A computed fold for a 72-nucleotide RNA from a Candidatus Parcubacteria bacterium, annotated as transfer RNA. Rfam family: tRNA. Rfam classes the family as a transfer RNA. Lineage of the source: Bacteria > Bacteria candidate phyla > Candidatus Parcubacteria.
């Protein structure tokens, strides 16, 4: 330099172009003499960045950035 994959909550991951979710962690509550386990509640997101297409984009298209892999 070229090609490909990945990028979404603190972590691991979902999400036919149509309200962004789950598990775990953290917080609070219930249960217990206490802890663990269990149950419940609430919270947590500029979906890597910038543009484009569309009535509507996490999703499709382009460029860039980061990480990983391959080729030279």
């Nucleotide at each position: 330099g070229c090609c490909g994959a990945u990028g979404u909550a603190g972590c691991u991951c979902a999400a036919c172009g149509g309200c962004a979710g789950a598990g775990c962690a953290a917080u609070c509550c219930c249960u217990u003499c206490g802890u663990a386990a269990g149950g419940g509640a609430a919270a947590g997101g500029u979906u890597g960045u910038c543009g484009g297409u569309u009535c509507a984009a996490g999703u499709c298209c382009g460029a860039c950035c980061a990480u990983c892999g391959g080729c030279u």